Context: one part of a larger RNA
RNA sequence: GGCGUACGGUGAAUGCCUUGGCGCUAGUGAGCGAUGAAGGACGUGGAAGGCUGCGAAAAGCCUCGGGGAGCUGCCUAGCAAGCUUUGAUCCGAGGGUGUCCGAAUGGGGUAACCCAGUAUGGUGAAAGCCAUACUAGUUGUUAGUGAAUUCAUAGCUACCAACUGCCGACCCGGUGAAGUGAAACAUCUCAGUAACCGGAGGAAAAGAAAUCAAGUCAGAGAUUCCCCUAGUAGUGGCGAGCGAAAGGGGAGUAGCCCAAACCAUAGGUACAUGUACCCCUGGGGUUGUGGGGCGGCGAUAUGAGACCAAAGUAGAUAGGUGAACGACCUGGAAAGGUCGAGCAUAGAGGGUGAUACUCCUGUAACCGAAAUCUACAAUGGCUCUAGCCUGUCCCCGAGUACCACAGAGCACGAGAAACUCGGUGGGAAGCCGGGAGGACCAUCUCCCAAGGCUAAAUAUCAACUAGCGACCGAUAGCGCAUAGUACCGUGAGGGAAAGGUGAAAAGAACCCCGGUGAGGGGAGUGAAAGAGAACCUGAACCCGUACGUCU
Numbered sequence: 001g002g003c004g005u006a007c008g009g010u011g012a013a014u015g016c017c018u019u020g021g022c023g024c025u026a027g028u029g030a031g032c033g034a035u036g037a038a039g040g041a042c043g044u045g046g047a048a049g050g051c052u053g054c055g056a057a058a059a060g061c062c063u064c065g066g067g068g069a070g071c072u073g074c075c076u077a078g079c080a081a082g083c084u085u086u087g088a089u090c091c092g093a094g095g096g097u098g099u100c101c102g103a104a105u106g107g108g109g110u111a112a113c114c115c116a117g118u119a120u121g122g123u124g125a126a127a128g129c130c131a132u133a134c135u136a137g138u139u140g141u142u143a144g145u146g147a148a149u150u151c152a153u154a155g156c157u158a159c160c161a162a163c164u165g166c167c168g169a170c171c172c173g174g175u176g177a178a179g180u181g182a183a184a185c186a187u188c189u190c191a192g193u194a195a196c197c198g199g200a201g202g203a204a205a206a207g208a209a210a211u212c213a214a215g216u217c218a219g220a221g222a223u224u225c226c227c228c229u230a231g232u233a234g235u236g237g238c239g240a241g242c243g244a245a246a247g248g249g250g251a252g253u254a255g256c257c258c259a260a261a262c263c264a265u266a267g268g269u270a271c272a273u274g275u276a277c278c279c280c281u282g283g284g285g286u287u288g289u290g291g292g293g294c295g296g297c298g299a300u301a302u303g304a305g306a307c308c309a310a311a312g313u314a315g316a317u318a319g320g321u322g323a324a325c326g327a328c329c330u331g332g333a334a335a336g337g338u339c340g341a342g343c344a345u346a347g348a349g350g351g352u353g354a355u356a357c358u359c360c361u362g363u364a365a366c367c368g369a370a371a372u373c374u375a376c377a378a379u380g381g382c383u384c385u386a387g388c389c390u391g392u393c394c395c396c397g398a399g400u401a402c403c404a405c406a407g408a409g410c411a412c413g414a415g416a417a418a419c420u421c422g423g424u425g426g427g428a429a430g431c432c433g434g435g436a437g438g439a440c441c442a443u444c445u446c447c448c449a450a451g452g453c454u455a456a457a458u459a460u461c462a463a464c465u466a467g468c469g470a471c472c473g474a475u476a477g478c479g480c481a482u483a484g485u486a487c488c489g490u491g492a493g494g495g496a497a498a499g500g501u502g503a504a505a506a507g508a509a510c511c512c513c514g515g516u517g518a519g520g521g522g523a524g525u526g527a528a529a530g531a532g533a534a535c536c537u538g539a540a541c542c543c544g545u546a547c548g549u550c551u
Stems, first nucleotide, its partner, number of pairs: 001550009015536001016500002020472002022469007029461002031166002039101003042055003046079001049075003061095006070083003106115003116135008137163004142158004170201001171199005181188001185237001211220002224251005234242002255453003258397001262283003267278005288431001290396004294391001295389003303384003307381003312376006319367003325340005341358002343347001349361003402426004407421003412438001433448005487494002507535001510522004
């Protein structure tokens, strides 16, 4: 020195555990903000570093409920001083207070700071200081004022109102790629995706036919979503690919209001002074077997509502009641074993010194709200709502429809290319009218554009509540058993590691060695200290001690 055996050290694997995660289901809610948000800074405790809470009224104040014996949050024990059955702490509802920054909004600014103006008040001899309120911008209504320039207008000013900023996804709109695929690449694809911007809601969007269908007669009846139709018809350097609809079956159902004709009050303009035109408002009216106005007849009823209020009912935000077990044995400990009982609309779960239906908490079931909110709602209010006849006349959405050119959207790449949209330029008819049925024309059929609103079925989940898992169990599971911390970076940004004594601290009084150490040895606690805080288990690598053996 190698090998082996035994005993240790180191080390942290493994096993077991779970405070934390992950996923899903159902429900609630789906917003917050100039009444100052989200997010922060700084403060705030008897002593106070961090977290939490709160805001100079500062771990809190008031009121109303719940609750019922202790309490003054956590790390964090102890001390001090207090509170509390005249009901504290705690839980819920509604209020009050709420510094400074931040949209930040009096002006400025290197966020949490600096400096003002106006009004009122306080104080002071005064200078001054202090307190309270107001003082941003944009848009809109109204009013005042008011240039060049007479009227007027622009402008200016004031009151009032709204907006601004934040926010996970979902939604609508605007702008709009590339990597990629085509085995290269240009049309094409990726994809109207990502990204950016604007806007909104609890959903959004769409939506009551200028729709489909049929082509023999017919038939359907707003929108949205799902299943099929169907990877079909199509489209496509007919490559890669893209990819419907009608129709059928379901979910869910709901329809309405203007503009115009016409009538009327008020106002304005013009003049020939009672007409014309304009205009506000009210009535009227809303349709395609065309409808309405106007004229005539008839009626004052019936029904509806998506609007407002509301007794009450139900639910949410605290809670309450809640059955039934003992003995012996083992053990440190009984919930285990044995014996004998009981309850069960409760034998879900968790805890308790090992494995508990009957110990605790709960569970099944039942009950409960002063206050705030939600849903439904008797009832009341409000709003809406009907017919017949006639056709001379009037109205029925115009720089619109449509066309040309160059584009875009439609599954559809210019194609035979309809349909829809906007750009440029042209530019109708107007009910004896107009559009569509995939070029176009005729016939036929369907519909009535150029104004608007509309619940449900649908999408999503940051948050809250309840629950579940052939999900993880500390190199896993979220990055975090907590941390966006430590740390890194000028910055945008990047971003960890780290769990476990024991049932209970009973956390080792006292003695000894030692530096008044570190560490250890006794003693004591404990079931166990080879559970001693570097603390459950404690593998391997690696290091050592003793013995054996080999060279």

The prediction has a mean pLDDT of 83. Predicted 3D model of a 551-nucleotide part of an RNA (large-subunit ribosomal RNA, domain I) from a Myxococcota bacterium. It matches the Rfam family "Bacterial large subunit ribosomal RNA".